[in-house]
Guanidine-I riboswitch aptamer, 107 nucleotides, folded computationally.
Parts: sequence; C1' cells; structure tokens
RNA sequence: UUUUUAGUUUUCUAGGGUUCCGCGGUGUAUUUAGGCCGGCAGGUCCGAGGGAGAACGCACGGAGUUAUAAUUCCGUGUCAACACGGAGGGAUAAAAGCCCGGGAGGU
Repeated sequence: UUUUUAGUUUUCUAGGGUUCCGCGGUGUAUUUAGGCCGGCAGGUCCGAGGGAGAACGCACGGAGUUAUAAUUCCGUGUCAACACGGAGGGAUAAAAGCCCGGGAGGU
C1' cells in the first nucleotide's frame, strides 16, 4: 500500500418500541362514549451481513419424451468458510440487532 464477492422472495426468532386494539390509572360526560397518563411478559406492528426455516434460483446426477437442441419429474449438493465494531444520522406513531453498514475504525 492492497484486501473483490458473498442471489431473490417469503415465514419466523433474539431484539424493538407504542400508531391501532386490549389492559391499568385518572378526570369529564353520564351508561357507555370521549380526553389525558402508563409499555404493560398481551394482539397488531418493525425486525437481523455477523439468528433459524421454506420456496425459487444455480450446479451435478438419474429416469421419461426426443429432432440429441430442449423439456418434465426425481434425487443430491449449494446457499460456502470467516465475521470485533462505535459515535452520529435516517425512516416510520416510535424504537431497535431496521437503513446508512460486512460502512468509519480495530485485529
């Protein structure tokens, strides 16, 4: 001084807060409505590069069709190994292991 890449979608988890619902508190009105407060082991919600699953994709093999190019089905493999990490900023109602970001920096 250099140090590339690490698929897409989706479901969930650790985690996160408080829009909506519920719950609790407290006034108001007065009989079930609205205000304010509280994040509350709740539902909804957000949610991982360094957490998990699935499908697709990709690669290889087998079988069927076949014009030997392709296509269908099945199977196996691959989602590699590694991965310390601020401060600050951004989105949303808000926050976060979200996004900036496998960033800066460190080793």